A computed fold for a 359-nucleotide RNA from a Candidatus Cloacimonadota bacterium, annotated as Bacterial RNase P class A. Rfam family: Bacterial RNase P class A. The family's RNA type in Rfam is ribozyme. Of the family's consensus pairs, 93% are formed in the model. It was read from a public genome assembly, where an Rfam model found it.
RNA sequence: CGGGAACGAAAGAUGUCUGCUGUGCCCGUCAGCACAGAGGAAAGUCCGGACACCUUGGGCAGGAUACUUCCUAACGGGAAGCUGCAGCAAUGCAGAGCCAGCUCCACAGAAACAAACCGCGUGGUACCUUCGGGUGCCCCGCAAGGGUGAAAUGGUGGUGUAAGAGACCACCGGUGCCAUUGGUGACAGUGGCAGCCAGGAAUGCCUUAUCCGGUGCAAUGCCAAAUAGGGAAGCAAUGGUGUGCCCACGCCGCUUCCGGGUAGGCAGCUUGAGCCAAAGCGUGAGUUUUGGCCCAGAGGGAUAGACGUCAGUCCCGGCUCGCCGGGAUACAGAAUCCGGCUUAUUGAAGUCCCGUGGA
Numbered sequence: 001c002g003g004g005a006a007c008g009a010a011a012g013a014u015g016u017c018u019g020c021u022g023u024g025c026c027c028g029u030c031a032g033c034a035c036a037g038a039g040g041a042a043a044g045u046c047c048g049g050a051c052a053c054c055u056u057g058g059g060c061a062g063g064a065u066a067c068u069u070c071c072u073a074a075c076g077g078g079a080a081g082c083u084g085c086a087g088c089a090a091u092g093c094a095g096a097g098c099c100a101g102c103u104c105c106a107c108a109g110a111a112a113c114a115a116a117c118c119g120c121g122u123g124g125u126a127c128c129u130u131c132g133g134g135u136g137c138c139c140c141g142c143a144a145g146g147g148u149g150a151a152a153u154g155g156u157g158g159u160g161u162a163a164g165a166g167a168c169c170a171c172c173g174g175u176g177c178c179a180u181u182g183g184u185g186a187c188a189g190u191g192g193c194a195g196c197c198a199g200g201a202a203u204g205c206c207u208u209a210u211c212c213g214g215u216g217c218a219a220u221g222c223c224a225a226a227u228a229g230g231g232a233a234g235c236a237a238u239g240g241u242g243u244g245c246c247c248a249c250g251c252c253g254c255u256u257c258c259g260g261g262u263a264g265g266c267a268g269c270u271u272g273a274g275c276c277a278a279a280g281c282g283u284g285a286g287u288u289u290u291g292g293c294c295c296a297g298a299g300g301g302a303u304a305g306a307c308g309u310c311a312g313u314c315c316c317g318g319c320u321c322g323c324c325g326g327g328a329u330a331c332a333g334a335a336u337c338c339g340g341c342u343u344a345u346u347g348a349a350g351u352c353c354c355g356u357g358g359a
Stems, first nucleotide, its partner, number of pairs: 001355005007350001010346001012310007020037006039331001043342002046340005051216004062212005067081005082095005096207002101205002103201003117146002119142003123138006154172006173197002175194008220267004230258006239252004274293008312329008
């Protein structure tokens, strides 16, 4: 210099004026003064919790996860490793179990699991014969050869046989078991034994192990109008109404009290598995101790707008080549609170690998 890999800080500071929300001062919901006022993802709501209420107990069903050891309040998250695959490498991706059972395996092919289409061979039989045998049919044996396919029962050589075959033998490869060494472990190394070698799919049903009760701050608790219902007591010695009249009773009326719900208000609400720094422990995720800090709290939903001054990054133009001028500056916006994941977006400096050139 060229190409690649894994990360990644920070995504502004400040002045004046006009506004909004909260807190404090103040006798004060006015005015005034002071202080504070979105994020790395506040997002998606995909996991895991705290918290609140509901639930007699147990099970089935259902759901989630899946190499090992750790971290953590917990997790489907993270760290460090193991094995396999890809890459020259940095590095990336994947991860229980198809000798418990069932199911599936397109097309092609006889057959997709314990296979006879072509083929090879013994025997029987019929015909032909140049007497060597050949052809057809039947019974049986054979996975060596051919063919189909992504996949058809490990490979090479030999023994063997009517023909063949791990049927048997030697070597190679795989698998399993045993012993031993290292490791907490997944696993790795070494030695030995066994023809064990008849497939693949569990992001197919399923099996095994572990975990999971449900609903969510619109949870939940408290205060509580107006109007209209409900309940109780009382009032009138003469009201209205219930068949014309009388009595009793009911309803309508008036007064007082009680109770439930609604509007509305308050709490929950932000001191928390909190943040920052240093030291100790740990390869690391993390954890312990000490010191310091208080850092939004809206609810018809505040966190804004205008004009400036400085930065940072990128782009364009100019030239005296490191300065000048101009422009752009993203994704997005708390809503009970935390820990993650994923996605969106600009990405400084630095680290590692490969290639090339020079010293």